[in-house]
RNA sequence: AAGUUAUCAAGAAAGGUGGAGGGAUUAGACCCUACGAAGCCUUAGCAACCCUUUACUUUAAAGAAGGUGCUACAUUCUACCUGCUAUCGGGUUCAGCCCGGUAUCCAGGCAGAUAACUC
Numbered sequence: 001a002a003g004u005u006a007u008c009a010a011g012a013a014a015g016g017u018g019g020a021g022g023g024a025u026u027a028g029a030c031c032c033u034a035c036g037a038a039g040c041c042u043u044a045g046c047a048a049c050c051c052u053u054u055a056c057u058u059u060a061a062a063g064a065a066g067g068u069g070c071u072a073c074a075u076u077c078u079a080c081c082u083g084c085u086a087u088c089g090g091g092u093u094c095a096g097c098c099c100g101g102u103a104u105c106c107a108g109g110c111a112g113a114u115a116a117c118u119c
Stems, first nucleotide, its partner, number of pairs: 002118007013043005021032003026079004044071003049067002051063005075111001080109004085103008
């Protein structure tokens, strides 16, 4: 770097160093930031993926020593695609169906992050 699976509106900050950016990327919006950004270090904490114990059989409960991760804002929000729904226009013999446009919500996809496993 790639693939598979799971999760992503909950939760949890102080100090040191550093010195101007940061919230992944592009655009827009909205924010954080000299009352000190990013990065790095220390300590603390959150969570429970791996893990430990028990029941037990692949699920449940409890735990937190260790490996990761995380500790502003929903993955900060929106965008692009599909479906559903509503509505408008056209076609068609009613129902219905077909074609095209628009819009909200919801669901999914795409993209991203993290973990475990595989290569």
Molecule: SAM riboswitch aptamer (S box leader)
Organism: Pelagihabitans pacificus